[in-house]
RNA sequence: UCAUCAAGAGUAGCCGAGGGACUGGCCCGAUGAAGCUACGGCAACCACACUGCGGUGAACGGUGCCAAUUCCAACGGAGCAAUCCGGCAGAUGA
Numbered sequence: 001u002c003a004u005c006a007a008g009a010g011u012a013g014c015c016g017a018g019g020g021a022c023u024g025g026c027c028c029g030a031u032g033a034a035g036c037u038a039c040g041g042c043a044a045c046c047a048c049a050c051u052g053c054g055g056u057g058a059a060c061g062g063u064g065c066c067a068a069u070u071c072c073a074a075c076g077g078a079g080c081a082a083u084c085c086g087g088c089a090g091a092u093g094a
Stems, first nucleotide, its partner, number of pairs: 001094005010039005018028003023073003040066003045062002048057003070089001075086004
C1' cells in the first nucleotide's frame, strides 16, 4: 500500500488471577483468567492442482484463528425514534 473482518472451529495437562488492544461501558473468570505444552478443529490469505482466466477444487506445507459482530460504543452524517451509513483505531494476510 491492497484485501478481509455478521460465518466457522476446543479438549486435556501444568500453573494460579486475571482477561476481552487503548478509554467508557458491558461481559468472561476458583465450575480456573492469562500463559505454556500436547492433541484436535475452523478457515482458505500465500503456496498447490485445474481453468473457458471469471473462477473452481483440495487441505500435505507457510501464516492466522477456535466466548460474545473487531463484544458494543467512542469521531462524522441521516433519521421523531428504532436504527442505518461512513470514518478513525485495531487485527490478519499478501
Molecule: SAM riboswitch aptamer (S box leader)
Organism: uncultured Phascolarctobacterium sp.